[in-house]
The prediction has a mean pLDDT of 75. A computed fold for a 74-nucleotide RNA from Sulfurimonas sp., annotated as c-di-GMP-I riboswitch aptamer.
RNA sequence: UUCUGACAAAGCCAAACCUUUGAAAAAAGGGGAGGAAAGCUUCGAGUCUGCCUUCAGAUAGUCAAGCUGCCAAA
Numbered sequence: 001u002u003c004u005g006a007c008a009a010a011g012c013c014a015a016a017c018c019u020u021u022g023a024a025a026a027a028a029g030g031g032g033a034g035g036a037a038a039g040c041u042u043c044g045a046g047u048c049u050g051c052c053u054u055c056a057g058a059u060a061g062u063c064a065a066g067c068u069g070c071c072a073a074a
Base pairs, nucleotide, nucleotide: 004072005071012035013034017030018029019028020027021026039067040066041065044063045062046059047058048057049056050055
């Protein structure tokens, strides 16, 4: 360094639920079941919503792909 991921340490993220916003999926704040990329990227697929249905939007914690990253027991 790469692989790997611990009855480790320091950190990180944040399910359900509640409040607010939104037409809705869902998002923000709180909250913590969990996560080893639950970090980022919708140019791939899936699923979801419908004031727009030749379209618009959501989901990266659905899968896949790419890039980046803490620690170092075995």
About this RNA
It was read from a public genome assembly, where an Rfam model found it. It matches the Rfam family "c-di-GMP-I riboswitch aptamer". About the family: GEMM was predicted in a large-scale screen for bacterial structured RNA regulatory elements. The source organism's lineage runs through Bacteria, Epsilonproteobacteria, Campylobacterales, Sulfurimonadaceae and Sulfurimonas.